This is a predicted structure of a 100-nucleotide RNA (TPP riboswitch aptamer (THI element)) from uncultured Tateyamaria sp.
The sequence was found by an Rfam model in a public genome assembly.
Its mean pLDDT, the model's own confidence on a scale to 100, is 76.
Lineage of the source: Bacteria > Pseudomonadota > Rhodobacterales > Roseobacteraceae > Tateyamaria.

[in-house]
C1' cells in the first nucleotide's frame, strides 16, 4: 500500500403526494410534502441518500389485496437504472513492495 475502523473536509444525488376548500387554510401518511421568482428553465431550506447504493428513477395510468383516496401490505424484483473523493484515528500483522 491492499484490509477492517473514528473523525473531519470538500462535493454530489433525490423527492415533494391524498382528501377537503372558491380561496385562505385544515386533515392524513410520510425522515421530508417547503420559501422565493418564473411563461418555461431556475434559485434556496429542511430531510433523506451517496456504489456494503430499495434515497430516488424507469417499467407504470402495471398485477393482487385494502383505502373515501392517498397511504400501507404483497407481488413485480435485487428486474433496469441510479449519486464519492480526500485527509485522518485506532485495530489487524496476512499479503505484496521497499531499505538495512
Nucleotide at each position: 500500500u491492499g484490509c477492517c475502523u473514528u473523525a473531519c473536509c470538500u462535493c454530489g444525488g433525490g423527492g415533494u403526494g391524498c382528501u377537503g376548500g372558491a380561496a385562505a387554510c385544515a386533515g392524513c401518511u410520510g425522515a421530508g410534502a417547503u420559501g422565493c421568482g418564473u411563461g418555461a428553465u431556475g434559485c434556496g431550506a429542511a430531510c433523506c441518500c451517496g456504489u456494503u447504493g430499495a434515497a430516488c428513477c424507469u417499467g407504470a395510468a402495471c398485477c393482487g389485496g385494502u383505502u373515501a383516496a392517498c397511504a400501507c401490505c404483497g407481488g413485480c424484483g435485487g428486474a433496469g437504472g441510479g449519486a464519492a473523493g480526500g485527509u485522518u484515528u485506532g485495530g489487524a500483522u496476512c499479503a505484496c513492495c521497499c531499505c538495512a